[in-house]
RNA sequence: GCGGCGUGCUUACACAUGCAAGUCGCACGAGAACAUUUCCUUCGGGAAAUCAGUAAAGUGGCGCACGGGUGAGUAAUACGUAGGUAAUCUGCCUGUUGGACGGGGAACAACCCCGGGAAACCGGAGCUAAUUCCGCGUAAUCUGGAGAAACAUUAAGUUUCUUCAGGAUAGAUGGCCUAUCCAUGGAAGCUAUCGACGACAGAUGAGCCUGCGCACCAUCAGCUUGUUGGUGGGGUAAAAGCCUACCAAGGCUACGACGGUUAGCUGGUCUGAGAGGAUGACCAGCCACACUGGAACUGAAACACGGUCCAGACUCCUACGGGAGGCAGCAGUGGGGAAUAUUGCGCAAUGAGCGAAAGCUUGACGCAGCGACGCCGCGUGAGUGAUGAAGGCCUUCGGGUCGUAAAACUCUGUCAAAAGGGACGAAAACCUUGCAGAAGUAAUACUCUGCAAGUCUGACUGUACCUUUAGAGGAAGCACCGGCUAACUCCGUGCCAGCAGCCGCGGUAAUACGGAGGGUGCUAGCGUUGUUCGGAAUCACUGGGCGUAAAGGGCCCGUAGGCGGCCUACGAAGUUUGGUGUGAAAGCCCCCGGCUUAACCGGGGAAUAGCGCUGAAAACCAGUAGGCUAGAGUUCGGUAAGGGAUCAUGGAAUUCCUAGUGUAGCAGUGAAAUGCGUAGAUAUUAGGAAGAACACCGGUGGCGAAAGCGAUGAUCUAGGCCGAAACUGACGCUCAGGGGCGAAAGCGUGGGGAGCAAACAGGAUUAGAUACCCUGGUAGUCCACGCCGUAAACGAUGGAUACUAGGUGUUGGCCCUUCGGGGUCGGUGCCAAAGUUAACGCAUUAAGUAUCCCGCCUGGGGACUACGAUCGCAAGGUUUAAACUCAAAGAAAUUGACGGGGGCCCGCACAAGCGGUGGAGUAUGUGGUUUAAUUCGAUGAUACGCGAAGAACCUUACCUGGUCUUGACAUCCCGAGAAUUCUGUAGAAAUACGGAAGUGCCCUUCGGGGAAUUCGGUGACAGGUGCUGCAUGGCUGUCGUCAGCUCGUGUCGUGAGAUGUUGGGUUAAGUCCCGCAACGAGCGCAACCCCUGUCCUUAGUUGCCAUCAGUUCGGCUGGGCACUCUAGGGAGACUGCCGGUGUCAAACCGGAGGAAGGUGGAGAUGACGUCAAGUCAUCAUGGCCUUUAUGACCAGGGCCACACACGUACUACAAUGGCCGGUACAAUGGGUUGCCAAACCGUGAGGUGGAGCUAAUCCCAUAAAACCUGCCCCAGUUCAGAUUGCAGUCUGCAAUUCGACUGCAUGAAGGCGGAAUCGCUAGUAAUCGCGGAUCAGAAUGUCGCGGUGAUACGUUCCCGGGCCUUGUACACACCGCCCGUCACACCACGAAAGUCGUUUAUACCAGAAGUGCGUGGCUUAACCUUCGGGGAAGAGCGUACCAAGGUAUGAGCGCUGACUUGGGGUGAAG
Repeated sequence: GCGGCGUGCUUACACAUGCAAGUCGCACGAGAACAUUUCCUUCGGGAAAUCAGUAAAGUGGCGCACGGGUGAGUAAUACGUAGGUAAUCUGCCUGUUGGACGGGGAACAACCCCGGGAAACCGGAGCUAAUUCCGCGUAAUCUGGAGAAACAUUAAGUUUCUUCAGGAUAGAUGGCCUAUCCAUGGAAGCUAUCGACGACAGAUGAGCCUGCGCACCAUCAGCUUGUUGGUGGGGUAAAAGCCUACCAAGGCUACGACGGUUAGCUGGUCUGAGAGGAUGACCAGCCACACUGGAACUGAAACACGGUCCAGACUCCUACGGGAGGCAGCAGUGGGGAAUAUUGCGCAAUGAGCGAAAGCUUGACGCAGCGACGCCGCGUGAGUGAUGAAGGCCUUCGGGUCGUAAAACUCUGUCAAAAGGGACGAAAACCUUGCAGAAGUAAUACUCUGCAAGUCUGACUGUACCUUUAGAGGAAGCACCGGCUAACUCCGUGCCAGCAGCCGCGGUAAUACGGAGGGUGCUAGCGUUGUUCGGAAUCACUGGGCGUAAAGGGCCCGUAGGCGGCCUACGAAGUUUGGUGUGAAAGCCCCCGGCUUAACCGGGGAAUAGCGCUGAAAACCAGUAGGCUAGAGUUCGGUAAGGGAUCAUGGAAUUCCUAGUGUAGCAGUGAAAUGCGUAGAUAUUAGGAAGAACACCGGUGGCGAAAGCGAUGAUCUAGGCCGAAACUGACGCUCAGGGGCGAAAGCGUGGGGAGCAAACAGGAUUAGAUACCCUGGUAGUCCACGCCGUAAACGAUGGAUACUAGGUGUUGGCCCUUCGGGGUCGGUGCCAAAGUUAACGCAUUAAGUAUCCCGCCUGGGGACUACGAUCGCAAGGUUUAAACUCAAAGAAAUUGACGGGGGCCCGCACAAGCGGUGGAGUAUGUGGUUUAAUUCGAUGAUACGCGAAGAACCUUACCUGGUCUUGACAUCCCGAGAAUUCUGUAGAAAUACGGAAGUGCCCUUCGGGGAAUUCGGUGACAGGUGCUGCAUGGCUGUCGUCAGCUCGUGUCGUGAGAUGUUGGGUUAAGUCCCGCAACGAGCGCAACCCCUGUCCUUAGUUGCCAUCAGUUCGGCUGGGCACUCUAGGGAGACUGCCGGUGUCAAACCGGAGGAAGGUGGAGAUGACGUCAAGUCAUCAUGGCCUUUAUGACCAGGGCCACACACGUACUACAAUGGCCGGUACAAUGGGUUGCCAAACCGUGAGGUGGAGCUAAUCCCAUAAAACCUGCCCCAGUUCAGAUUGCAGUCUGCAAUUCGACUGCAUGAAGGCGGAAUCGCUAGUAAUCGCGGAUCAGAAUGUCGCGGUGAUACGUUCCCGGGCCUUGUACACACCGCCCGUCACACCACGAAAGUCGUUUAUACCAGAAGUGCGUGGCUUAACCUUCGGGGAAGAGCGUACCAAGGUAUGAGCGCUGACUUGGGGUGAAG
């Protein structure tokens, strides 16, 4: 793209237009016109015939109650199913039967005349036919009455017989002429067909009745007066309160009446394994309705979709007087809506109506049209084809992928297109012809029946189908690609835009957003949305639960109900089973068949719950009858007890009162105060009063149904347990409603009131303290009577019965006993087996295994709420939702983390000390501020003398200005010049423009080429201290040098996980030992490494000097290497030895020896991991950004600013000191661009000078505290040295911004530092100086060195850490989580004076049409008449019933709602 088969308004809203129910002349009367022909004509026309007994209209018959539509109403006058009708009807149709014979009458349309009206239509007078209407005679197995018999029933019945009375009709058409009459022929007649009438049957259809089934709400619990029944009457086709009068007072209801809401019911349809759940489009059966409400008429049937009447609303016409209408028929229109079609063709088929028939009618129906709305089928090509083309996309730049896909070559021809051919559906009826037969007759006519042949009929439609032509030519989309869930990359975006079914994605590398490439799925469709079922065992019948997740009623009694012990017999309601009827068709299922297949359709079969009828069985359940004792109960004898009620009694204590003694406090608390007390308290003694409660005993002990019960005695009273027999004989269990009891608090009335004590007052505490603590104190607590009716009323565990290992306590009774104990029944605890449980746990006192009954649950919040009802004096209780909102809430257990939980242990963690910081000045870093810039980073511990081991330029990354653009730097290419050196002008310099000198090395075919380097050019590219440390590597900090972190196998647990790794000891240590469902192992610890402490050995120069000698007195020299020292190698320490403790252990304590003793001291060494810790500015690196600039060069400035705040240091504040003088003792180091000696100059920094030293040799280089004298005498000082002035020195191109140092002068703050806080345990703190790196210069910093040289009872507390354990609502892990008010915004809901609407009830008014009844007078064709009239009917009138409507009073429901108001929910960082 195509085709087939199906299917297609939501508003029962309103409808223009057309069509959807007519037909019959073989029932009847009457009967045109146009046109054509002929004739006549005064040419204007007229007449006749045909048209034609046609059209149209009328009377009459049949139909219009079917077919078609819709689902408003209806919860039962419906439907489904099974029955009943002995309580009924049934037109047309079929069968049987009877008579169709006789004979009359009358009217009304049409028509004509008159009249009214705009119209619709109507009125009056007259005529007329019939299968119209009306009498009469006649008839039955009819109807009614009476009687008799038989049968039978729940019953009012059925059948048969006798008798009496009543009761009907219509003709039409064709043919014939034989006897009658007129005499071609016709009439009577005969005959055929059709029609009409009575009766009995059938069939079909309908009415009525009954059982069962069939929605929700109990926040609807009582309803009902024609109501329930009877009698009489009426009424219907028919039973009946269906209607009426009277009588009785009934009837329904928890098995849900009444009320309310919703809804057509079913076969079926969708789903589901089924059971179920949802649903009732199309097709089929039933019902109901036809604008809304009411009513009847006609008819076999209607209270009637396309009929009538009335009322109402609406629309239309109108001459304003009055009329017309009803698409929920088919099309179609408007409106509504997300949304659903043509004002088509045809009666050819099927069916229906009428007709004798031809036929007519038929929006039923058959077809076509529109819609991918559904189902089904087909196609959009097939084969070959690798330079794996171009192009796209990706890329690790190699390539990969789209992809045999395309192109190209070779084919095919479905569908669509064009052309040609061309069906089935059609068989009949009718007609024609022929044959046969029947009835009938005088008859071969006529009629009827059957057969054969022929003729005729197609909307769809020139359609299906077939053939031919041409040609791959005309025909592919949609969704998705994070997981669920098949399918992945790039770019863009940057919590934006957006996605999203759930979880969730997006904050600069998004497989989740948008695009692209690729892929996956389905395919003329695909996706979304909505709905239903499933999954959901998530309402659990099949098939769930209730200790802690939601859920056991607070407890007991007990009604209805449910369930119920053993034996026997009976009958058979349940039950089981056989047969049978029904269970419509269609559908589902199976088989066969027809369209090319399929969908679809046809035929056959099977299946079907249920219900009815009938036969059988008798186990079980129910029933009836009889029996039993094991359940239950009664009697008797014991027994324990805080069981209940009333009365009486008692002692201790508290408080108060009186009196005595006595004196200054008492009381109270963490500490205090309020309070009491000199008016005499507290204390103490004696006496008295009052109320309440009952120490010890006292106990997981007792009693009670629970609530609950505790001094003693008495009285009354309930229950339990045990023992033994006897008795009753299932009497039992549970329990909706109902009744009773029911802590505390509270309420009412009256008492009582010692103590205690809400409220209240005061005092404290506190930021506050409407609290905790204290001093007081009223209701109340107590008693009597009456309410309330709730609790974490808990064992968070309903009651009853039975069964299922034990062990060990305790309580009551009984039995036995060897006196130890054992057994048994009842209660009350603990532990534990099987079993069970999600786990925890429970476990004969079940949460196990079973049965019975009751109560309750169904995500969290809203909500132990609202409304309603009910109870209560009130407070309030009981019952009990929804809107809205969230994706969770919850249980148990696990691992961590945390705790102002516990236990054990450690650490300069505290304590004990020493010295500091915080106060001052200065230095330095940071924040902040400022600035053109004050470059950047580090920010609790773990940033802040940190990166920076050293910013005047440089560094330098920042700012201002001046410059460059293949670039300051790398590689490649081209051209030129060796390189290089010197120099001029301009400029701040960079730089620009010049000048001069100079020609080298290698190869050469002498043209040139090459290497290195410079300049110029081209583009690839360079460059970036630009961003991201939250993309990364590497490195580092911290917990922490803390002792931990894990694994394999095994075992335990449903699992997360546990065990090991816990426990008892011990250690600095998960160090070691023992034990143990664990056994082993790894990374850590320790050790191995370096330094240091002792000794030995080797080696002695630059080191050393004991001995010997010399000496300038300096290891200086000879000499020596013993010592010190240097630096190689060794030894030494291992709890090895002894004693004690300890588990015959590990280990600890003490001791000996030793230089050193229990890791000797110090260093390096840092487990698994944590902090998205730090660093893209050391370096490296992904991505992004920049490219005449964010790159590069230069000059100057800045990083050094300064109200302020913080950190880290230095120096001090002084007498343990300062100053002057003198005198001692180190070590580590560094030095040739260097360290620099002696000597000289300068007050000094320093200068001159130049010896020595590439260093155990020379130099830096005098160590300083200390020690010995002296001065100062507690002051802002002889302390302290900032600041400032002047004068200088040194480094360096340069010292202004901005260096260090020196001299003289100046002489600030500061008198030991608030809250708070830091370091340190031994050669340590403290204190003293010395050296190095960086470095031209520039340390109070930093890294090292040595000198002098202190305290710790101990682990309660603070901080940090380790192990075990415990709690947890935490897991971003307590810097967690989280509650409530208030403010703001939004949302839904409740209340509310009221307002409006709707439904309904009651009372009354009203009363159309219609029907029933009545009716003086009036009117009237058929019949009767004695001709007067009667009978009967009608109009009118009245009356009864009654729709709409109205009035009044309620009730229910709904919308809305001022002033507002109440709580609830949700929201961003309030």
Source information
The prediction has a mean pLDDT of 83. This is a predicted structure of a 1470-nucleotide RNA (small-subunit ribosomal RNA) from an uncultured organism. Its Rfam family is "Bacterial small subunit ribosomal RNA". Its family is annotated with ribosome and structural constituent of ribosome in the Gene Ontology.